[in-house]
Context: one part of a larger RNA
RNA sequence: CUCACGCUAAGGAACUAGGCAAUCUAACCCCGUAACUUCGGGAGAAGGGGUGCUGGCGCAAGCCAGCCGCAGUGAAAUGGCCCGAGCGACUGUUUACCAAAAACACAGGUCUCUGCAAAAGCGAAAGCUGACGUAUAGGGGCUGACGCCUGCCCAAUGCCAGAAUGUUAACAGGAGAGGUCAGCGCAAGCGAAGCUUUGAAUCGAAGCACUGGUGAAUGGCGGCCGUAACUAUAACGGUCCUAAGGUAGCGAAAUUCCUUGUCGGGUAAGUUCCGACCCGCACGAAUGGCGUAACGACUUGGGCGCUGUCUCAGCGUGAGACUCG
Numbered sequence: 001c002u003c004a005c006g007c008u009a010a011g012g013a014a015c016u017a018g019g020c021a022a023u024c025u026a027a028c029c030c031c032g033u034a035a036c037u038u039c040g041g042g043a044g045a046a047g048g049g050g051u052g053c054u055g056g057c058g059c060a061a062g063c064c065a066g067c068c069g070c071a072g073u074g075a076a077a078u079g080g081c082c083c084g085a086g087c088g089a090c091u092g093u094u095u096a097c098c099a100a101a102a103a104c105a106c107a108g109g110u111c112u113c114u115g116c117a118a119a120a121g122c123g124a125a126a127g128c129u130g131a132c133g134u135a136u137a138g139g140g141g142c143u144g145a146c147g148c149c150u151g152c153c154c155a156a157u158g159c160c161a162g163a164a165u166g167u168u169a170a171c172a173g174g175a176g177a178g179g180u181c182a183g184c185g186c187a188a189g190c191g192a193a194g195c196u197u198u199g200a201a202u203c204g205a206a207g208c209a210c211u212g213g214u215g216a217a218u219g220g221c222g223g224c225c226g227u228a229a230c231u232a233u234a235a236c237g238g239u240c241c242u243a244a245g246g247u248a249g250c251g252a253a254a255u256u257c258c259u260u261g262u263c264g265g266g267u268a269a270g271u272u273c274c275g276a277c278c279c280g281c282a283c284g285a286a287u288g289g290c291g292u293a294a295c296g297a298c299u300u301g302g303g304c305g306c307u308g309u310c311u312c313a314g315c316g317u318g319a320g321a322c323u324c325g
Base pairs, nucleotide, nucleotide: 001320002319003318004317005316006315007314008313010311011310014309019306027051028050029049030048031047036041038145052067053066054065055064056063057062080304081303082302083301084300085299086298087296088295092104093103108143109142110141111140112139113138114137120129121128122127146291147290148289149288151221152220153219156218157217158214159213160212161211162210165209166208167207172202176198177197178196179195180194183190184189222240223239224238225237226236249283250280261277262276263275264274265273
């Protein structure tokens, strides 16, 4: 010096990205217990008090002895607490070996398919799962307890329904045209039947076009100019475009670039935090919006207690390090 431990004056987070780590707390009994709440909870809230038995000595504090208990064992043995905010309701699940979470799942919600030889899936098939189930069932998608809610747009894309018209394949159809050669003709050439190469009209389904519907389908949800008797602002007006121009709620937010926005709170001092404001670069309603008791080895701010984290180090125990072997 390193590792594992133990103790430490005064101070007590000044350490640090961050109280990381280590203290503190702790069993049992009694008293007592707030906001909030889904009335279950929160709660072991918080906070406070008490805790061997017998005998001897001593005025007492207390001391001694015995007993009980604890420890010794073992891989492992005993809440620190309070206040505020975010996310996810919760118990669960996960990157075996850098991530346990706000990710996944979840009960609940909703859309959609499926009438049973079901839909869906596996399999060249037989067959099987679904299911020895039958729409209060089964498959798929999205959302994610609960509470209050879930606005506008069907122009585009998708899906559903419709069938009049247009378009449209093979098949069917075979007008017409070419080749060949019997024959005719002096020749040029014409040219039946057959064979052969082509081939127009016509007929012709779904689909597409078309007509409607549909958003808890994929998605989308404007710009410019002017206006009130201080100023400022604009309830109001004009105009252009659109399928329609963002409703409720929330908002510098896990979203805010400018930005450490501005104001208030907390600190002597606060890029974080909490409460507001709204100029939302670029929130917004089941890719759900906003709340929410309880819960969380989650993220974040503050406080009490406590401490070798630190001021600033010191001492001790054990094992290494060094020498010999």